[in-house]
RNA sequence: GCCACAAUAGCUCAGCCGGUAGAGCACUUCACUCGUAAUGAAGGGGUCGCCAGUUCGAAUCUGGCUUGUGGCU
Numbered sequence: 001g002c003c004a005c006a007a008u009a010g011c012u013c014a015g016c017c018g019g020u021a022g023a024g025c026a027c028u029u030c031a032c033u034c035g036u037a038a039u040g041a042a043g044g045g046g047u048c049g050c051c052a053g054u055u056c057g058a059a060u061c062u063g064g065c066u067u068g069u070g071g072c073u
Base pairs, nucleotide, nucleotide: 001072002071003070004069005068006067007066010025011024012023013022019056027043028042029041030040031039049065050064051063052062053061
C1' cells in the first nucleotide's frame, strides 16, 4: 500500500431481504433471610463509531472517514 470482516446498553451479543432497538450478565429498589448469598418482582441505562447521500421513513441500503482484527505484498 491492497483486500475482507467488525463497531448497537457498563460487558458479551442479537436485530442488518428499510417501518420508531432487544436478550443474558452487571447495576438500583423491593420481597424473602437473624444476616449474606441464591431466588422472585419491579426499574434505570443506548439519538446503533463519525459525516454525508437515497427514501415518506435508515441500526439496516450507498459513499467517505476513524478505530480494531485477520490476510496479501

A computed fold for a 73-nucleotide RNA from a Lachnospiraceae bacterium, annotated as transfer RNA. NCBI's taxonomy places the organism under Bacteria, Bacillati, Clostridia, Lachnospirales, Lachnospiraceae. Its mean pLDDT, the model's own confidence on a scale to 100, is 82.